[in-house]
């Protein structure tokens, strides 16, 4: 030198536990602001994530009970735990193999 290749953060998914909401919070969409992570180094976007302020939209409850509540439900609810998938936008350098 060429060819091949490996490994992260993390994502989506189902199941589960436990919790918020059902007096509407939260989830999703727009906009604009700040910030932060992207493999062993090193740089990094128009991609991601987080958060803030506006703005549009916008909903399922039933049963039990004297009550408090509790149960069974909803909701593109939160967080945790297993499984399955997928995995550095992209530049250089390293690693591993084989010439």
């Nucleotide at each position: 030198a060429g060819c091949a290749g490996a490994g992260u953060a993390g994502a989506a998914u189902u199941u589960u536990g436990u919790g918020c909401g059902u007096u509407a919070a939260g989830u999703g969409c727009c906009a604009a602001g700040u910030g932060a992570a992207c493999a062993g180094g090193g740089a990094g976007u128009u991609g991601u994530c987080a958060u803030u302020u506006g703005g549009a939209c916008g909903a399922a409850a039933a049963g039990u009970g004297a009550a408090a509540a509790c149960u069974u439900g909803c909701g593109g609810u939160a967080c945790g735990a297993a499984g399955u998938u997928c995995g550095c936008a992209u530049c250089c350098c390293g690693c591993u193999g084989c010439u």
Predicted 3D model of a 99-nucleotide RNA (THF (Tetrahydrofolate) riboswitch aptamer) from Candidatus Galacturonatibacter soehngenii. The RNAcentral record of the sequence draws on Rfam. Rfam family: THF (Tetrahydrofolate) riboswitch aptamer. Rfam links the family to the GO term tetrahydrofolate metabolic process. The literature on the family includes a 2010 paper in Chem Biol by Ames et al., "A eubacterial riboswitch class that senses the coenzyme tetrahydrofolate".